The RNA shown here (SAM riboswitch aptamer (S box leader)) has 112 nucleotides and comes from a soil metagenome.
Model confidence (mean pLDDT): 83 of 100.
The sequence is in RNAcentral, with records from MGnify.
RNA sequence: CAUCAAGAGGGGUGGAGGGACUGGCCCAUUGAAGCCCCGGCAACCACCUCGGACCGCAAGGACCGAGGGGAGGUGCCAACUCCAGCAGGUUCGACAAAGGGCCUGGAAGAUG
Numbered sequence: 001c002a003u004c005a006a007g008a009g010g011g012g013u014g015g016a017g018g019g020a021c022u023g024g025c026c027c028a029u030u031g032a033a034g035c036c037c038c039g040g041c042a043a044c045c046a047c048c049u050c051g052g053a054c055c056g057c058a059a060g061g062a063c064c065g066a067g068g069g070g071a072g073g074u075g076c077c078a079a080c081u082c083c084a085g086c087a088g089g090u091u092c093g094a095c096a097a098a099g100g101g102c103c104u105g106g107a108a109g110a111u112g
Stems, first nucleotide, its partner, number of pairs: 001112004009038005017027003021085004039077003044073002047068006054061002081108001086105007
C1' cells in the first nucleotide's frame, strides 16, 4: 500500500482444547489444538496476451490498466475478520433515561 459479505475437507495420528485479545456467542469425546498424507478454493506474487504512457539509436527495460490459465511461491478451506469493542448519524424506547436495532467511518487483527 491492497484486500477482508464470495469460495473450498476427507483420512491418519493425537488426546482437550479452539474461534488473535476483552466481553458475548459458538465449535469440540458423534474427538479440539498440533503434526503427517491426499484433495480442494482463490488468484497476492510469478507466468502469458493485449492496450497506454515513459526511458533508450536499437535490442530492450521498468510503470499503469484490462484479460487469461492453474504446472511454480505464499495463503486459505465452521459461523461476514462469528458479533461487538472507539466515534458519528439514525431509529425503537409514549417524553427523558437505561437499553436495543440499523448505517457510515475508525481502531485492532489476518493475508499478500